[in-house]
């Protein structure tokens, strides 16, 4: 220098003027005003996971149903997230991808093509026998053909031709030893190989899970029709004990609770609209040190960085920065020409000028993640190649 891999960060700056929302102070009866403070994001987004908080439900046990997760170890409040490691696949490599429990419990599926798709299979070929030379019968899974996949692979022997039929190596099953917390790895012995793939098909195994959400929830005010509770009268059968009926608690068992035409009196709260609250100090942020490979944890010190509610966080101007364009300049480089002075050109680089542009997006109870969107730019580490030292 060329090509590439991984990680982190920024995402306009300054000044002036005008404007908006919150808190505080002053002034004011109040409304208004003045001063001051703070005022979007890395994703505030999608609302996909995990929690905090709030209300509702919840008698016990067992059993489902439904949903989710799935190598091993660790981190965390928790997770489907993160870190480290293992296996498999891809890449020369840095590195990347991985929904990665069970196919020897059972069921199911394997399209098209193909002779045959799981109790293997003779279409071509090969071999043997017969032959009227067209072919027929038998053997064979080495070779061809089809397919995503053809019942271990390569080689040697063997055979009529073949075949784990025999042997060596590789692969695979079983057992043991060693290392490792473990997933797993290595080694040894043994078995000719026996059960192809799919579980993001049903299913099985292990583990996890109540529901709804700040329009949660609480308080105040206004206005009144309906709703609920208690008592009295009344009210299925029966004198009563009790029996019968209906309904709820996911289901079952046990258990338990509620209901029963209507009328009167008294008491109570909800819906609607408006306001207040919940509301922003929190698994918080910054610095430094220690422990840990890391995710992360601990200690010390410092800081307070939005709370709006048709919903504030903006607009204009100037200078600067970045990007793009110019059949703009030709100032420097460069190129053409000349011995040189000089003259010319504008493809390329820089500079100047002019014009255009500066992404994605925007809090709405709050955190931890994931995913998706994003003009342009910066930094660090690493890999392969070429050249030079």
């Nucleotide at each position: 220098c060329c090509a590439g891999g991984g990680g982190g960060c920024c995402g306009g700056g300054c000044a002036g003027c005008c404007g908006c929302g919150u808190g505080c102070a002053c002034c004011g009866u109040a409304a208004a005003g003045u001063g001051u403070u703070c005022g979007a994001g890395g994703a505030a987004a999608g609302u996909c996971c995990g929690g905090g908080c709030u209300c509702c439900a919840c008698g016990a046990a067992a059993c489902a149903a439904g949903g989710g997760u799935g190598g091993c170890g660790g981190g965390u409040a928790a997770c489907g997230c993160c870190c480290g490691c293992c296996g498999c696949g891809g890449g020369c490599g840095a590195c990347c991808g991985u929904a990665g429990g069970g196919a020897a419990a059972g069921u199911g599926c394997c399209a098209c093509a193909g002779a045959g798709a799981g109790u293997a299979g003779a279409c071509c070929g090969c071999c043997c026998u017969g032959u009227u030379c067209g072919c027929a019968g038998g053997g064979u899974a080495a070779g061809g053909c089809u397919g995503a996949a053809a019942g271990g692979g390569u080689g040697c022997g063997g055979u009529a031709a073949g075949a784990g039929c025999g042997c060596a190596c590789c692969g695979g099953g079983g057992c043991g030893c060693u290392g490792g917390u473990a997933a797993c790895a290595g080694c040894g012995c043994u078995c000719g190989c026996a059960c192809g793939g799919c579980a993001a098909a049903c299913c099985c195994c292990a583990c996890c899970c109540g529901g709804a959400g700040c329009a949660a929830g609480g308080c105040c005010a206004a206005a009144u029709a309906g709703g609920g509770g208690u008592c009295u009268c009344g009210c299925g059968c029966g004198a009563a004990a009790g029996c019968a009926g209906g309904g709820g608690c996911g289901u079952u068992u046990c258990g338990u609770c509620c209901c029963g035409a209507g009328a009167g009196a008294c008491c109570c709260g909800g819906g609607u609209u408006g306001g207040c609250u919940g509301c922003u100090u929190g698994a918080g942020c910054c610095g430094c040190g220690c422990g840990g490979u890391a995710a992360c944890g601990c200690a010390c010190g410092g800081c307070c960085g939005a709370g709006a509610u048709g919903a504030a966080u903006g607009g204009c101007u100037g200078c600067c920065c970045c990007c793009g364009a110019a059949c703009g300049g030709c100032c420097g480089g460069u190129c053409c020409u000349u011995c040189a002075c000089g003259g010319g050109a504008u493809a390329c680089c820089g500079c100047c000028u002019u014009c255009g542009g500066g992404a994605c997006a925007g809090a709405a109870c709050c955190c931890g993640g994931c995913u998706u969107a994003c003009a342009g730019g910066c930094c660090c580490c690493c890999u392969g190649g070429c050249a030079a030292u």